RNAcentral holds the sequence, with entries from ENA. A computed fold for a 1462-nucleotide RNA from a Nanobdellota archaeon, annotated as small-subunit ribosomal RNA. Its Rfam family is "Archaeal small subunit ribosomal RNA". Its Rfam clan is "SSU clan". Its family is annotated with ribosome and structural constituent of ribosome in the Gene Ontology. A reference for the family is Cannone et al. (2002), "The comparative RNA web (CRW) site: an online database of comparative sequence and structure information for ribosomal, intron, and other RNAs", BMC Bioinformatics.
[in-house]
RNA sequence: AAUCCCGUUGAUCCUGCGGGAGGUUGCUGCUAGGAGGAUUCGACUAAGCCAUGCAAGUUUUUCUCGCAAGAGAGGCAUAACGCUCAGUAACACGUCGGUAAUCUGCCCUUAGACUCAGCAUAAUCACGGGAAACUGUGUGUAAUACUGAAUACGAGAAUACUUCUGUAACGAUGUUUCUCUGAAACGCAAGGUCUAAGGAUGAGCUGGCGGCCGAUUAGGUUGUUGGUGGGGUAAUGGCCCACCAAGCCAAAGAUCGGUAGGGGCCCUGAGAGGGGUAGCCCCGAGAAGGGCACUGAGAUACUGGCCCUAGCCCUACGGGGUGCAGCAGGCGCGAAAACUUUACAAUGCACGCAAGUGUGAUAAGGGAAUCCUCCGUGCUUACACAUUGUGUAGGCUUUUACUAAGUGUAAAUAGCUUAGUGAAUAAGGGGUGGGCAAGACUGGUGCCAGCCGCCGCGGUAACACCAGCGCCCCGAGUGGGAACCAUGUUUAUUGGGUCUAAAGCGUCCGUAGCCGGUUAGCAAAGUCCUUUGUGAAAUGAUCAGGCUUAACUUGAUCACGUGCAGAGGAUACUAUCUAACUAGGGACCGGGAGGCGUCAGGGGUAUUCUGAGGGGAGCGGUAAAAUGCUUUAAUCCUCAGAGGACCACCUGUGGCGAAGGCGCCUGACGAGAACGGAUCCGACGGUCAGGGACUAAAGCUAAGGGAGCAAUCCGGAUUAGAUACCCGAGUAGUCUUAGCCGUAAACGCUGUCAGUUAGGUGUUGCACAUUCUCCGUGGAUGUGCAGUGUCGUAGUGAAGACGUUAAACUGACCACCUGGGAAGUACGGUCGCAAGGCUGAAACUUAAAGGAAUUGGCGGGGGAGCACUACAAGGGGUGCGGCGUGCGGUUUAAUCUAACUCAACGCAGAAAAACUCACCAGAGGCGACGGCAGGAUGAAGGUCAGUCUGAAGGGCUUACCUGACGAGCCGAGAGGUAGUGCAUGGCCGUCGUCAGCUCGUGCCGUGAGGUGUCCUGUUAAGUCAGGCAACGAGCGAGACCUGUACCUACAGUUGCUAACGAGCAGCGAUGCGAUUGAGCACAUUGUGGGAACUGCUCUCGAAAGGGAGAGGAAGGUUCAGGCUACGGUAGGUCUGUAUGCUCCGAAUCCUCUGGGCUACACGCGCGCAACAAUGGUAACGACAAUGGGCUGCGACCCCGAAAGGGAAAGCUAAUCCUCGAAACGUUAUCUCAGUUCAGAUUGUGGGCUGUAAGUCGCCCACAUGACGUUGGAAUCCCUAGUAAUCAGACGUCAACAUCGUCUGGUGAAUAUGUCCCUGCUCCUUGCACACACCGCCCGUCAAACCACCUGAGUAGGGUCUAGAUGAGGCCUCAUUUGUAAUGAGUUCGAAUCUAGGCUUUGCGAGGAGGGUUAAGUCGUCACAAGGUAGCCGUAGGGGAACCUGCGGCUGGAUCACCUCCU
Repeated sequence: AAUCCCGUUGAUCCUGCGGGAGGUUGCUGCUAGGAGGAUUCGACUAAGCCAUGCAAGUUUUUCUCGCAAGAGAGGCAUAACGCUCAGUAACACGUCGGUAAUCUGCCCUUAGACUCAGCAUAAUCACGGGAAACUGUGUGUAAUACUGAAUACGAGAAUACUUCUGUAACGAUGUUUCUCUGAAACGCAAGGUCUAAGGAUGAGCUGGCGGCCGAUUAGGUUGUUGGUGGGGUAAUGGCCCACCAAGCCAAAGAUCGGUAGGGGCCCUGAGAGGGGUAGCCCCGAGAAGGGCACUGAGAUACUGGCCCUAGCCCUACGGGGUGCAGCAGGCGCGAAAACUUUACAAUGCACGCAAGUGUGAUAAGGGAAUCCUCCGUGCUUACACAUUGUGUAGGCUUUUACUAAGUGUAAAUAGCUUAGUGAAUAAGGGGUGGGCAAGACUGGUGCCAGCCGCCGCGGUAACACCAGCGCCCCGAGUGGGAACCAUGUUUAUUGGGUCUAAAGCGUCCGUAGCCGGUUAGCAAAGUCCUUUGUGAAAUGAUCAGGCUUAACUUGAUCACGUGCAGAGGAUACUAUCUAACUAGGGACCGGGAGGCGUCAGGGGUAUUCUGAGGGGAGCGGUAAAAUGCUUUAAUCCUCAGAGGACCACCUGUGGCGAAGGCGCCUGACGAGAACGGAUCCGACGGUCAGGGACUAAAGCUAAGGGAGCAAUCCGGAUUAGAUACCCGAGUAGUCUUAGCCGUAAACGCUGUCAGUUAGGUGUUGCACAUUCUCCGUGGAUGUGCAGUGUCGUAGUGAAGACGUUAAACUGACCACCUGGGAAGUACGGUCGCAAGGCUGAAACUUAAAGGAAUUGGCGGGGGAGCACUACAAGGGGUGCGGCGUGCGGUUUAAUCUAACUCAACGCAGAAAAACUCACCAGAGGCGACGGCAGGAUGAAGGUCAGUCUGAAGGGCUUACCUGACGAGCCGAGAGGUAGUGCAUGGCCGUCGUCAGCUCGUGCCGUGAGGUGUCCUGUUAAGUCAGGCAACGAGCGAGACCUGUACCUACAGUUGCUAACGAGCAGCGAUGCGAUUGAGCACAUUGUGGGAACUGCUCUCGAAAGGGAGAGGAAGGUUCAGGCUACGGUAGGUCUGUAUGCUCCGAAUCCUCUGGGCUACACGCGCGCAACAAUGGUAACGACAAUGGGCUGCGACCCCGAAAGGGAAAGCUAAUCCUCGAAACGUUAUCUCAGUUCAGAUUGUGGGCUGUAAGUCGCCCACAUGACGUUGGAAUCCCUAGUAAUCAGACGUCAACAUCGUCUGGUGAAUAUGUCCCUGCUCCUUGCACACACCGCCCGUCAAACCACCUGAGUAGGGUCUAGAUGAGGCCUCAUUUGUAAUGAGUUCGAAUCUAGGCUUUGCGAGGAGGGUUAAGUCGUCACAAGGUAGCCGUAGGGGAACCUGCGGCUGGAUCACCUCCU
């Protein structure tokens, strides 16, 4: 005394800083009524400079002159008061002491004294010099001025001794002797003066302790340290001098550098602290910068003197004067600070016997938004408007304001008293997105202007800018910028940390230091208790008093100053000393373990090379190649030899070592650890700043050595490039000896030592026990100690994790950290041959950087499952050419527009001749409502003719008719296929033919979150089953709905006709549902039921379920659809409609005419018809279904070659029409050709629709007869009544279908799998991503700006050293007639100059790196296995990130194996 909030993230918890909220100081913006109080007001910057006035006099009872005023001599004071803070890091200050080393005017006390004599001089007067300041000579006088003598006193020395104080006499005192100096002033008196002693006061000197920063300042010092003897001083002392000695200070920080007056106190804080110390008080220092003495009790003297320096002033040029850091005032400096006021009335001081005089000390007034305190800007009634409230009229009160008189004061102001007038005279500043109280108000602006402490707002709907209105906070104030404290436990003593966030030295030894086992004793340093003195006042607290209250102030008491010093006591603890102990430590002994070190000797396989022999064409290398080697014989095989390096297997989270590190065998020497011991010493210990030793790899020097490997370099590949990764060669180096370097991710990212706190289980060494035994140096089990792993309790931690090998709980010591970057850089120092190491900043910049964990997304990570918009196995296409259609591009007056991977492109648009229509050219028309021009001297409207025009009373000309309104202006509208799909609703596409998405309760986690939803099996499926801290549930899946396939019941017209009839045709058989009785069997249509469920059998399985089969019309979702989750995609649509905002508004509205959307060097998508014989042509012959129909479908008949035309029945539809389906079948022909294939294009002639067919329709006939002979890379669709193929209907529609949607006909092939490609789902892993890999991000280069470093030099400042010149002063001597002057000498010495050292500042061509800056260049380094894992140290190389070699680390993913643990 207990306070947080915002900001790193998608979210979370931390670490950590940035910011906000509080208080204080001075400055400033806006605003402002009054009063009081205060230690407020040129401190901060310029201790810069100053005009003018004032700030120190007094004494007449000391004396002279004078009538006096006054002048002069003398005395005292002028060392006080006042101002300032430059210097000073020091006994300057604070505090406690000492003075046995000192002085003290005025004041007080006591005792005594004041005797005699003398010489001058100022003033004055006279005469001079000088511009002035001032000064000379002569005359002349006094004193409490000065001098001499006397006495008293005093001082010193010596000699001894007495007494006193005291720790101690060197002190005091007394006696004796000697020497020296040597008082006075009067006055009638009061008073004054002198001597001695004491006191008081003040001062000097001195000691202990205390209080700034820097080690990138580590050594400093020569009068320095001490002694002896002198000098000097009031006094000690190297204070000064001569001689002697060589000391003295310093890591507990000397010296040097920087900064600074110190304290009481002030601000802040709970406190500890931190910061300040101008004002008031105490102390110090200074008086333009320096030095020096004189006078004096006291000065080295602010308003005294002398000298030098710098400045200013006067001058007759000869010489003089001057010092506001006193009060006012001025200039300058600045962000920054008042009147050239009044009075000595009060308080004090100086002088005086006193009266009194003087006093810019002080007391008062004036000014200032400096701080603190108090008060006010009103209250109320009625009415009106109305939400609190506002306005009008009236009433009340009068603090304040104004007026008048008195009182008040030195004089005023103020205040006080009395009377009067009148709500009258008095409210602003900041804020309003969050933090943080208060607007989802209106207008403006449109990443602009601007705001913002921080986060962040502003790109057309801004709660954030600028305004208005409202609201909030404070209020005579309120905001801003600067500084300080708190907030900050963010420097941590109280009170933090260091595995991963910043932080443990690479390791060990060890000095100083710090800390230290058990027992007893002495003493009492620390410690504790009591007490004495002191720690000024003011300040603070309480109580009481005085101003109307308060602020303020007075008194009393207390506190504070946390302290220092003294006295008395206590003895547990710590320290000292003494005496002991053995649990720490050390020594010794014993038998074992070990890649411990150094040196020497020996051995082994392999590579390479050489020789010999064999052999004969390739070898080598890679993903694939090439460079390379090879007929001068390679590679390969055998034998022999040379040489250097290395030491497989054993080998093990096994061993040893302080760490680095250590591995063939043997020996020598050396060292350490563990275990065991009835041995010895006896705290000998722990840690360790400085210091020392060791220290991988790389690197350096010198000398050797050089087989293999291999930076650099050179070739070959790869690549857009490839200074790399891969390949071939290959030098330093790697090896040895001697020296240097001293660094690593030198890591357990964990300092050393000691103690305490559950366990389980491996393994290594030693000892012991039990047991087995082949009896050994054996095996097994257990226990103890020591090491080394792992799991884990409590506990800790932000979490990950740690957990007797602590990161738990304690103690001791050391090192290190304090946001990120700049930077381990610069400068300096030091070490090194060098490379470089160690130490190690700042300016500037930035709001984060970072740790751990979570969810997602992603990965050129892993695992599992799935899909004909995946593959495989197949079928058919597209991609070539022609045509249709859509898109782009181009063109154009316009070719309106939207849509662009899947998920735009025969899509909106279901087909643009006009319309549509949004585009272009031209023409015309339109304003509800309000206001204002105009209007019976005629508005608006209509019209013949002419003219403009493609056309038009649309305009214009002229004329006529009619008779009230009025688009000329300002607003405001209608309308808008104008803008915004990134403001929206609705609808739709797509992920998704997916199987997921969530909730409740519980549990886990600080939390985000997890669990459930995971695992195993299974499924089309998060479908189901079993397990499981989960148990359940919802949406989706499924179920459901529609159609279809089978059966059945009912129904029977407009449908149907099996049986029975009629009728008709036919000789008859027979046929005919067009006709009909009858019927409803069948078909069909409609309605309602049934049927299929892994139900049954076999088999696999724990189950779920899978496989096979039977029956059945249908078999495992029967088949095909509908519905289709939470959500994402700022997907599409403002041009379907709706709709916010913006815009146009007589045109972006409405209408008309014509054109355009149909263009055409070109590119793309989707289709159609083809390239032919599985075909074409001709003739004949079959079999459907779905639909549509009144501005319609249109039979039959006639005409035409046909399209079509004429005429016309039926049908508002199971009735009539569309409606003769085609592929197919049969027959004939064609015979592989650019054809009897194919049909584009073009010509001629017809027809239809429509106002209209030119741009620009469709159809028919004849003629024409182009390209095309199966299509590169690539790519699309499809698993059964499907693909393929054939036709039909409908939609749009006046007319036009190669389009779309349906309908039926014919009718296959292949697979029953997989995850390779493309994707999707789940689990797991890594992540520096979260706008989520189309992510993030690095470096060079280019540009701009900023600060720093370096820099040939250049210009200053400070300081030190040496030298020169040297004003002046003290002292000494001499001379002169004297107070004094002059001269000489010694010494001190300011100032100036010269030279050098150190330090610091400004400028500086150029150089180097760094930082910052929406869209520059080159690459792609890092983050995923980041596509060559990354990083550390070192070396070389390279435009750059970087690459490569050597050694190291895991802070590396993935797979496999080994070991260990559970």
The organism belongs to Nanobdellota, within Archaea.